[in-house]
Context: one part of a larger RNA
RNA sequence: CUGGGCGUAAAGGGCGCGUAGGCGGCAUUUUAAGUCAUGUGUAAAAGUCCCUGGCUCAACCAGGGUUGGCGCAUGAAGCCGAAUUGCUAGAGGACAGAAGAGGAAAGCGGAAUUCACGGUGUAGCGGUUAAAUGCGUAGAUAUCGUGAAGAACACCAGUUGCGAAGGCGGCUUUCUGGCCUGAUUCUGACACUGAGGUGCGAAAGCGUGGGGAGCGAACGGGAUUAGAUACCCCGGUAGUCCACGCCGUAAACGUUGUUCACUAAGUGUUGGAGGUAUCGAUCCCUUCAGUGCUACAGAUAAUUCGUUAAGUGAACCGCCUGGGAAGUACGACCGCAAGGUUAAAACUC
Numbered sequence: 001c002u003g004g005g006c007g008u009a010a011a012g013g014g015c016g017c018g019u020a021g022g023c024g025g026c027a028u029u030u031u032a033a034g035u036c037a038u039g040u041g042u043a044a045a046a047g048u049c050c051c052u053g054g055c056u057c058a059a060c061c062a063g064g065g066u067u068g069g070c071g072c073a074u075g076a077a078g079c080c081g082a083a084u085u086g087c088u089a090g091a092g093g094a095c096a097g098a099a100g101a102g103g104a105a106a107g108c109g110g111a112a113u114u115c116a117c118g119g120u121g122u123a124g125c126g127g128u129u130a131a132a133u134g135c136g137u138a139g140a141u142a143u144c145g146u147g148a149a150g151a152a153c154a155c156c157a158g159u160u161g162c163g164a165a166g167g168c169g170g171c172u173u174u175c176u177g178g179c180c181u182g183a184u185u186c187u188g189a190c191a192c193u194g195a196g197g198u199g200c201g202a203a204a205g206c207g208u209g210g211g212g213a214g215c216g217a218a219c220g221g222g223a224u225u226a227g228a229u230a231c232c233c234c235g236g237u238a239g240u241c242c243a244c245g246c247c248g249u250a251a252a253c254g255u256u257g258u259u260c261a262c263u264a265a266g267u268g269u270u271g272g273a274g275g276u277a278u279c280g281a282u283c284c285c286u287u288c289a290g291u292g293c294u295a296c297a298g299a300u301a302a303u304u305c306g307u308u309a310a311g312u313g314a315a316c317c318g319c320c321u322g323g324g325a326a327g328u329a330c331g332a333c334c335g336c337a338a339g340g341u342u343a344a345a346a347c348u349c
Stems, first nucleotide, its partner, number of pairs: 003321004007303002012317001014200004021193002025087003029083003034079001035076008049065006090190001091187004095182003102176007109153001113149008124135002161168002205246006214240002219235004257316006265294011277282001298305002322349003331342004
């Protein structure tokens, strides 16, 4: 330097943005660094390799020849590079529409729950397989009225929609990101990927200050049991909620990196656009963007995947290389800590 791989066997980075780098559309002209051709210098001899010859053969020996590489010179211009002038099929902008639980902030709402106060009312309530702890004559449970508090938003609701991922669900307003469709027009390769870097990143956890209804690690009690540090029951603190700041991990999963092109069909569904028929509703058809199912070719060890590929190709990144030791030790970096990231070996099978 090279091989084979990465849905489930080891292996896709949690997800974006983006630097270097890699790689990159059509056409013109020029250049000649790469590339190619020729010549030349060098490449010691021996050896290797090829062709001959000499010891009867061989080993051995002798003669001749080839070679990559590097330098220089001359030349070629298809490709790659550099420069140049254009183009519009990639990419992006303008215009007009459409959908959406996309994000942030502020405000509002009703049901339920708990608590407080008051009325009615009396002996139970609650809970379980059964019970008990617990609550209740200091009047509970039930029921009616009033008030307070916090959290979550029934139905709509859907193989639904949106978002890069994490994720997002009451209503209204303000601010704001992205995507899609349509017809013209503009810029003119501005593209793709992306080591480092940087931002976002569920839950739990941490810091400071609030908040605390319900739920509820820890903890206490009651049961169960041989025991029961559990499952069940009664309580209940952190936490769950808010603001700001950390943490940076998950079965962060489609266990499937991103982008582009190509490759039979059939059938649902979401958001657009168009056509035919129609007064219209609506039906049928075409097409774009998503999201499902069945399935041809093909792929696969099989399962299965199958235009949303795990098919056929291209560009770039990440990662794997027997099990254990081990995602550990040591070191380094990050963190308030918890810990995270990077990441071995001895030994052993």
Molecule: small-subunit ribosomal RNA, central domain
Organism: uncultured prokaryote